[in-house]
Context: one part of a larger RNA
Molecule: small-subunit ribosomal RNA, 5' domain
Organism: uncultured organism
RNA sequence: GAUGAACGCUGGCGGUCUGCUUAACACAUGCAAGUCGAACGGGCUCUUCGGAGCUAGUGGCGGACGGGUGAGUAACGCGUGAGAAUCUGCCUUCAGGAGGGGGAUAACGACUGGAAACGGUCGCUAAUACCCCAUAUGCCUCCGGGUGAAAAGUAAUUCGCCUGAAGAUGAGCUCGCGUCAGAUUAGCUAGUUGGUGGGGUAAGAGCCUACCAAGGCGACGAUCUGUAGCUGGUCUGAGAGGAUGAUCAGCCACACUGGGACUGAGACACGGCCCAGACUCCUACGGGAGGCAGCAGUGGGGAAUUUUCCGCAAUGGGCGCAAGCCUGACGGAGCAAGACCGCGUGGGGGAUGACGGCCUAAUGGUUGUAAACCCCUUUUCUCUGGGAAGAAGACUGACGGUACCAGAGGAAUCAGCCUCGGCUAACUCCGUGCCAGCAGCCGCGGUAAUACGGAGGAGGCAAGCGUUAUCC
Numbered sequence: 001g002a003u004g005a006a007c008g009c010u011g012g013c014g015g016u017c018u019g020c021u022u023a024a025c026a027c028a029u030g031c032a033a034g035u036c037g038a039a040c041g042g043g044c045u046c047u048u049c050g051g052a053g054c055u056a057g058u059g060g061c062g063g064a065c066g067g068g069u070g071a072g073u074a075a076c077g078c079g080u081g082a083g084a085a086u087c088u089g090c091c092u093u094c095a096g097g098a099g100g101g102g103g104a105u106a107a108c109g110a111c112u113g114g115a116a117a118c119g120g121u122c123g124c125u126a127a128u129a130c131c132c133c134a135u136a137u138g139c140c141u142c143c144g145g146g147u148g149a150a151a152a153g154u155a156a157u158u159c160g161c162c163u164g165a166a167g168a169u170g171a172g173c174u175c176g177c178g179u180c181a182g183a184u185u186a187g188c189u190a191g192u193u194g195g196u197g198g199g200g201u202a203a204g205a206g207c208c209u210a211c212c213a214a215g216g217c218g219a220c221g222a223u224c225u226g227u228a229g230c231u232g233g234u235c236u237g238a239g240a241g242g243a244u245g246a247u248c249a250g251c252c253a254c255a256c257u258g259g260g261a262c263u264g265a266g267a268c269a270c271g272g273c274c275c276a277g278a279c280u281c282c283u284a285c286g287g288g289a290g291g292c293a294g295c296a297g298u299g300g301g302g303a304a305u306u307u308u309c310c311g312c313a314a315u316g317g318g319c320g321c322a323a324g325c326c327u328g329a330c331g332g333a334g335c336a337a338g339a340c341c342g343c344g345u346g347g348g349g350g351a352u353g354a355c356g357g358c359c360u361a362a363u364g365g366u367u368g369u370a371a372a373c374c375c376c377u378u379u380u381c382u383c384u385g386g387g388a389a390g391a392a393g394a395c396u397g398a399c400g401g402u403a404c405c406a407g408a409g410g411a412a413u414c415a416g417c418c419u420c421g422g423c424u425a426a427c428u429c430c431g432u433g434c435c436a437g438c439a440g441c442c443g444c445g446g447u448a449a450u451a452c453g454g455a456g457g458a459g460g461c462a463a464g465c466g467u468u469a470u471c472c
Stems, first nucleotide, its partner, number of pairs: 001471003005468005012343006018336002020301001025299003029296003034061003039058002042055005068254003077179007086171002091167007099133004108123006138147003153159001180226003187217003192214008229251004233244004256277005279290004307333001309332003315329001316327004346376004356367004381409006390399001416461005421442003427456005437444002
């Protein structure tokens, strides 16, 4: 000098930030991802009989983004620079197409099982759900051939459907270099290293498998052990360097613990599924339900870290033709001197240098222009009135009757903390008597203590001041 700090004493205001560093401990409650009736059949309500609205289900798109955390990871994880054997929903551009047909199924109805969660059987029905045929620039090819698409829904459109080519964006993969400590860790390795056949992937590859060969790594530190998310940055320093990786931004990993796949353009998926485990809850004991490292909040741990707030007005996101709906992202408010910055607690005059305090050689000195007193001002404060911008876009502002402006009142409402032996700015008296105590180092205290405790005075900083911890 610095801090995501804590503790002690004290505490007026504003702006901008920051706020579980510990138990990736366990979680009550509410909310955090829906939307589309302009894909579809049905049901219900209203009806001026034209229609309108609501919706459980089928279907589409989105729940792979956004938000959280840092457990794991010493690794192509990250940073940087290259690369080839890949995919890419929505979006943009270009080219072409959409011919014909079919069978189901949920909802619903009937019956029925179960305490519940949730089902079962039979029957009916629709689609932009599903399937078949045809066709095609595509793809494969041994050049013979093989394979391969669509949805016309709406009153209607610049909304949609299918195929191919390109772009953009996003993602997967490979390599060079860089990336903590320990040798009181010296040898490590069998899918191991390479090849061939086969499989597999969007794609290269021992990625997997069979066979063959015996390789591969290591003192330029392999292996093992410990520690750790990485970076832009941040702190310090003249720099070199050292330390660090909160907030913000990029990447990675994780989502009760372990494993697995499904769907999908994309996941091996935080608020999806299945299995196992621990834990919690419900149960009619047969069986079920759950996952805050989302926002608040609770218990616990801890020196220590906030409201179960308001709003979608703005920005952004999902769905929708739109109106709009959803959005604890976000925008705001609340709490905390936790940090930084700014402001104030008055200004000028005022000497018989008042009273009081303290010291004194008892003369005086000091507190001290300090107070009183006179004049002035109103930042702040209180009251009253007005009152935004932020809205782009007609309507629409959570913040907010906030910021700000004007008027009135009245010095009125606001100072503490640490230190005073040397380092180190600042000294006397009383008490105590190696006691009580102080202390960062040197060291003070055993009867005259500037070092302990109190008082007066002084020095420093100031809404803070000290202490502790950590880094340079």